[in-house]
RNA sequence: AUCAGAGGGUGGAUGAUCGCCUGUACUGUUACAGUGCAGGAGGAAAGUCCGGGCUCCACAGGGCAAGGUGGUUCGUAACACGAACCGGGGGCAACCCCAGGGAAAGUGCCACAGAAAAUAGACCGCCCUGCAUAUUGCAGGGUAAGGGUGAAAAGGUGAGGUAAGAGCUCACCAGCUGCAAAGGUGACUUUGCAGGCUUGGUAAACCCCACCUGGAGCAAGACCAAAUAGGGAGGCGUUUGAGGGCGGCCCGUCCGAGUCUCCGGGUAGGUUGCUUGAGAUGCCAGGCGACUGGUAUCCUAGAUGAAUGAUCAUCCUUUCAGCAGUUGCUGAAAGACAGAACCCGGCUUAUAGCCCUCUGAAGGGC
RNA sequence: GCCCCCGUAGCUCAGGGGAUAGAGCACAGGAUUCCUAAUCCUGGUGUCGCACGUUCGAAUCGUGCCGGGGGCA
Numbered sequence: 001a002u003c004a005g006a007g008g009g010u011g012g013a014u015g016a017u018c019g020c021c022u023g024u025a026c027u028g029u030u031a032c033a034g035u036g037c038a039g040g041a042g043g044a045a046a047g048u049c050c051g052g053g054c055u056c057c058a059c060a061g062g063g064c065a066a067g068g069u070g071g072u073u074c075g076u077a078a079c080a081c082g083a084a085c086c087g088g089g090g091g092c093a094a095c096c097c098c099a100g101g102g103a104a105a106g107u108g109c110c111a112c113a114g115a116a117a118a119u120a121g122a123c124c125g126c127c128c129u130g131c132a133u134a135u136u137g138c139a140g141g142g143u144a145a146g147g148g149u150g151a152a153a154a155g156g157u158g159a160g161g162u163a164a165g166a167g168c169u170c171a172c173c174a175g176c177u178g179c180a181a182a183g184g185u186g187a188c189u190u191u192g193c194a195g196g197c198u199u200g201g202u203a204a205a206c207c208c209c210a211c212c213u214g215g216a217g218c219a220a221g222a223c224c225a226a227a228u229a230g231g232g233a234g235g236c237g238u239u240u241g242a243g244g245g246c247g248g249c250c251c252g253u254c255c256g257a258g259u260c261u262c263c264g265g266g267u268a269g270g271u272u273g274c275u276u277g278a279g280a281u282g283c284c285a286g287g288c289g290a291c292u293g294g295u296a297u298c299c300u301a302g303a304u305g306a307a308u309g310a311u312c313a314u315c316c317u318u319u320c321a322g323c324a325g326u327u328g329c330u331g332a333a334a335g336a337c338a339g340a341a342c343c344c345g346g347c348u349u350a351u352a353g354c355c356c357u358c359u360g361a362a363g364g365g366c
Numbered sequence: 367g368c369c370c371c372c373g374u375a376g377c378u379c380a381g382g383g384g385a386u387a388g389a390g391c392a393c394a395g396g397a398u399u400c401c402u403a404a405u406c407c408u409g410g411u412g413u414c415g416c417a418c419g420u421u422c423g424a425a426u427c428g429u430g431c432c433g434g435g436g437g438c439a
Base pairs, nucleotide, nucleotide: 002361003360004359005358006357007356008355009354010353012315013314014313015312016311017310018309020040021039022038023037024036025035026034027033028032042337046348047347049346050345051344052343053342054217055216056215057214061251062250063249064248066213067212068211069210070209071085072084073083074082075081086100087098088097089096090095101208102207106206107205108202109201110200123147124146125143126142127141128140129139130138131137155173156172157171158170159169160168174198176195177194178193179192180191181190182189183188221272222271223270224269231263232262233261234260235259236258243255244254245253279298280297281296282295283294284293285292286291316335317334318333319332320331321330322329323328367438368437369436370435371434372433373432376391377390378389379388384422393409394408395407396406397405415431416430417429418428419427
């Protein structure tokens, strides 16, 4: 110098003028206005894919159904998230990906090709017997080592054996089952012994196994004010219990005298919830790490048709062109994705450009 | 805020793991007719919204993204 991998940060700055919102102090003041001070949109505020805090349903009982998750251990308020490790796969490697329990509980599916696709085989071939025989063919029996088809076809290599073959037998491997030892918290790893010889794939197919789950959501809810016609019709019911307890069904249990459906009319305004938090930052300690504990400092939007802005100047970054030749100068253009609405922890998606750290190729090249 | 549906030929729509991707209308050519319409025959038109994954194989199954529509409140 080049390519690659992993992690982190930033994503404009300063000044002037004008214009907004919140809080607070002072002044004038019915309301309200003026001045000063402090503050005012993100790493994703987005998608609404997850988990909660919080609020309501009297308590939130039991079961079925339904839905979700799927290696182990830890972290966390919790999670389908994060960290570390195990197993499998990709890459020379640093690293990256996995929807990672079960096919011997059961039921399905595997097209076409092929003889045959799982209680799955005989098309070509090989061997034996018989008939025929120049060439060559027919019938019967045996076979699954070789070939062909296919994504996948009854473990692999070698030797023996056989009429020809076959784990038929043996040796060494791989796989499966059982037992044991060592290491590890564990998933699991390594080693040894024994054994029938070997038992397709697919569960992001239905399903089985293990674990988890009341329901709604700030437009939740609480308070105040106002308005109209609490009007009309119908069903059921008043202790023989209607209706309700808000995802569906059943059981239990509780409230209960009025409830349910349709037609028609009025109002839809204000306050609160609403921002001090599972909070942020610095330091110390523990931990491989995610993170945890202690201590100090700080308070950083709360709008409600929706504030947080506009203009000018200079600087900064990048690209292109020209000049210069230590860092440069001049001109032009550009500066991404994008805007809170109860709050927080994640995931996913979008993102012009710039900066930093570590690692591999690399014991290499110049 | 919560929930649901759709995207396939120029247009309107079927198809829900098997390799030939379909129907009607429209379009092109031919036949028939004095000419046209109608009718008959022949045919074209396709990254199945996009990307990744599962599988031997995906329009179909799963995940993420884009666009369109509906319901409740």
Overview: Two RNAs folded together computationally: RNase P RNA and transfer RNA, 439 nucleotides in total. It holds a member of the Rfam family "Bacterial RNase P class A". Rfam describes the family as follows. Ribonuclease P (RNase P) is a ubiquitous endoribonuclease, found in archaea, bacteria and eukarya as well as chloroplasts and mitochondria.